c-di-GMP-I riboswitch aptamer from Firmicutes bacterium UBA5301, 85 nucleotides, folded computationally. The sequence was found by an Rfam model in a public genome assembly. It matches the Rfam family "c-di-GMP-I riboswitch aptamer". The literature on the family includes a 2007 paper in Nucleic Acids Res by Weinberg et al., "Identification of 22 candidate structured RNAs in bacteria using the CMfinder comparative genomics pipeline". The model forms 95% of the base pairs in the Rfam consensus.
[in-house]
RNA sequence: AACAGAAAAGGGCAAACCCGUCGAAAGAUGGGGACGCAAAACUAUGGGUCUACAGCCAGGAGGCUAUGAUUGCCAGGUUACCUGC
Repeated sequence: AACAGAAAAGGGCAAACCCGUCGAAAGAUGGGGACGCAAAACUAUGGGUCUACAGCCAGGAGGCUAUGAUUGCCAGGUUACCUGC
């Protein structure tokens, strides 16, 4: 430095759900809580998915739209602990 994660050590993160706060919503965040995770660390770059305040369309019901969200949907990029080889 590359590859791998069987066993082990020290540990780490934290889904659903509940409560507070923020947000139009999706969702985010703090606390509780653990379904899971070897990158469940960082990054919206490509694809996917979710939402639709405002805007546009429509006679109306409603429809379209990301500049919003998601990296715990997949891929790409960046960095990293332990062990094995």
Its mean pLDDT, the model's own confidence on a scale to 100, is 89. Lineage of the source: Bacteria > Bacillati > Bacillota.